[in-house]
RNA sequence: GUAGUGCAUCGGUCUGUCGCCGGAUGCAAUAGCGUCGGGAGGAAAGUCCGGGCAACACAGAGCACCAUACUUCUUAACGGGAAGCUGUCGGGUGACUGCAGAGAUAAUGUAACAGAGAAUAACCGCCCGCAAGGGUAAGGGUGAAAAGGUGGGGUAAGAGCCUACCGGGUCGUUUGGUGACAAAUGAUGCCGUACAUCUUAUGGGUUGCAAGGCCAAAUAUACCGUCAGAUAAGGGUUGCUCGUCCAUUGACGGGGGGUAGGCUGCUGGAGACUUUGGGCGACCAAUGUAGUAGAUAAAUGACAGACGCUCUGCUUGCAGAGUACAUAACCCGGCUUAUAGAUGCACUAUCGCA
RNA sequence: GAUACGUUAGCUCAGUCGGUAGAGCAUUUGCCUUUUAAGCAAGGGGUCCCGAGUUCGAAUCUCGGACGUGUCACAA
Numbered sequence: 001g002u003a004g005u006g007c008a009u010c011g012g013u014c015u016g017u018c019g020c021c022g023g024a025u026g027c028a029a030u031a032g033c034g035u036c037g038g039g040a041g042g043a044a045a046g047u048c049c050g051g052g053c054a055a056c057a058c059a060g061a062g063c064a065c066c067a068u069a070c071u072u073c074u075u076a077a078c079g080g081g082a083a084g085c086u087g088u089c090g091g092g093u094g095a096c097u098g099c100a101g102a103g104a105u106a107a108u109g110u111a112a113c114a115g116a117g118a119a120u121a122a123c124c125g126c127c128c129g130c131a132a133g134g135g136u137a138a139g140g141g142u143g144a145a146a147a148g149g150u151g152g153g154g155u156a157a158g159a160g161c162c163u164a165c166c167g168g169g170u171c172g173u174u175u176g177g178u179g180a181c182a183a184a185u186g187a188u189g190c191c192g193u194a195c196a197u198c199u200u201a202u203g204g205g206u207u208g209c210a211a212g213g214c215c216a217a218a219u220a221u222a223c224c225g226u227c228a229g230a231u232a233a234g235g236g237u238u239g240c241u242c243g244u245c246c247a248u249u250g251a252c253g254g255g256g257g258g259u260a261g262g263c264u265g266c267u268g269g270a271g272a273c274u275u276u277g278g279g280c281g282a283c284c285a286a287u288g289u290a291g292u293a294g295a296u297a298a299a300u301g302a303c304a305g306a307c308g309c310u311c312u313g314c315u316u317g318c319a320g321a322g323u324a325c326a327u328a329a330c331c332c333g334g335c336u337u338a339u340a341g342a343u344g345c346a347c348u349a350u351c352g353c354a
Numbered sequence: 355g356a357u358a359c360g361u362u363a364g365c366u367c368a369g370u371c372g373g374u375a376g377a378g379c380a381u382u383u384g385c386c387u388u389u390u391a392a393g394c395a396a397g398g399g400g401u402c403c404c405g406a407g408u409u410c411g412a413a414u415c416u417c418g419g420a421c422g423u424g425u426c427a428c429a430a
Stems, first nucleotide, its partner, number of pairs: 001350010012307007020039002023036005041325001045336002048334005053208004065204005070084005085101003089098003102199002107197005123140002125136004148166006167191002169188008212264004221255001223254006234246004258428002272289002275286004308323007355426007364379004373410001381397005403419005
């Protein structure tokens, strides 16, 4: 220099004219006019997690349902984050990075097609046998997956059947580590895989600012369902009584009709930033600083000029084109997704030079 | 703003503890008929909204994205 990896920051500036939404203030004191000062983001987005806040519910316990699941830490909380551990698991030459991870070698279920067979396997082959039949997982082919691997012994032929080495597991001991776990060592022939069911632990009451509070405005309970009351009176059923049904009254629910305005909740908060200290880090503590978004169909803009940046063209300092993703709605912490371009720090690969 | 759900053939929809994707209508061809319709028979047609992941294997399970639809206020 080129190509990258990780972390972090920024993401247009100025002037003029015309507007829009709040606040303070002056004049008017109904409308309105003037002055001062303020007015989107790193994601304001998706609404995927967690919390604050609010209303309702709630003696306590269990079951069910949902979510999470290696370890230690962090935090108001989290399914987030940080630092680690493990893996016959991946990607990259590399810096680095993706995925998975509770539980008994338990039990049960599933594994299409192909294949003899998908789990107490015999189709071909091998062996015994006259045959019937039996033994055999070494070899073949099928498949995503076929019963640890290699050598030797053994055998009728074979097989962890036995043995040596290798790979893995389980149980114990010692050492290191807060721990997941690692290393060493001893014993044990214990040896297929994936997913689900299952078990255990932890957490979860429900609804969301269109929550909720105050005021104003408006009006019809047509109809349906459930339950209750009165049976004193009414109607149907019957010759009469009881009974039953309807009607009537009330409560609740559905449905229908009316109104669709204002104030509050509302923004000073688990806040932000500077410096210092602690910690590998997420983060924590102390000190100081400034403090001014709150719209409600929804303001934060439009036009003109100049500058900056990028690309293209060549007359080499001019012309043309472009300047991302996106716009708060109760507030915070995260995650995810979109994003033209620019910058900083650390590191990697490669090429060249010294 | 909050919340619940959907996307499969041209249209309307089935298909859920993962195993070759179907039905009705429409459409094409043939038969029937003088012809058309109806009827009968046969056929074609699929990016299962998109992209990753898990798995031997995904319409189906998980994650992310796109598009579409429904519901909600106040008082009595």